Annotation
The prediction has a mean pLDDT of 91. c-di-GMP-I riboswitch aptamer from Deltaproteobacteria bacterium UBA4427, 88 nucleotides, folded computationally. The organism belongs to Deltaproteobacteria, within Bacteria.
RNA sequence: UUCAGAUAAGGGCAAAACCACCGAGAGGUGGUGACGCAAAGUCACCGGUCUAAAGGGCAUCAUGCCCCAUGGCAGCGGGACCGCCGGA
Repeated sequence: UUCAGAUAAGGGCAAAACCACCGAGAGGUGGUGACGCAAAGUCACCGGUCUAAAGGGCAUCAUGCCCCAUGGCAGCGGGACCGCCGGA
């Protein structure tokens, strides 16, 4: 440096659910909690997917309906960057 994760040690992260706060929402942060994870570390670049406030269109007496990412998801896949342990 590359490859794979059989074994072991020290450890690490934390799904759902519940509570609080933030957000229009998707969702996020903190706490409790562990379903899982060898990158479940970081980055929305590609695909995917979620939301639709503002904006645009339509309609109604009114509630509304449709489009749209500039907003999310890194624990959906790919890619990029970085990294622990032992092994070959």